The RNA shown here (SAM riboswitch aptamer (S box leader)) has 105 nucleotides and comes from Sporosarcina luteola.
Lineage of the source: Bacteria > Bacillati > Bacilli > Caryophanaceae > Sporosarcina.
Of the family's consensus pairs, 97% are formed in the model.
Model confidence (mean pLDDT): 83 of 100.

């Protein structure tokens, strides 16, 4: 990089460093010097892995191991269906698309 499968309105420091950005893209809407982004440090969570029980694709336990996370629902819409209003609204399912962890190429 691609497929495949899973999950997601919950949690997570008025610490240090740093010095202008940042929220994937578009639209929009927002965070930011009462200080972005990175980094250190500290948290959260329990997807892999680990133990314990067990017939099991189950349940529970600690978190020292791989990752992951720490504004706003995956910050909202975009597309499509249905329902309701009825004028460029609502509300529900769904696809697209991103994010992750797992596996395979």
């Nucleotide at each position: 990089c691609u497929c495949u499968u899973a999950u997601a309105a919950a949690g997570a420091g008025a610490g240090g460093u740093g010095g202008a950005g940042g929220g994937a893209a578009g639209u929009g809407c927002c965070c930011u010097a009462u200080g972005a982004a990175g980094c250190c440090c500290g948290g959260c969570a329990a997807c892999c892995g680990u133990c314990a029980c067990g017939a099991a694709u189950g349940u529970g336990a600690a978190a020292u191991g791989g990752u992951g996370c720490c504004a706003a629902a995956u910050c909202a819409c975009g597309c499509a269906a249905a329902g309701c209003a009825u004028u460029u609204g609502c509300u529900u399912u769904g696809a697209g698309a991103g994010a992750u962890g797992a596996g395979a190429g």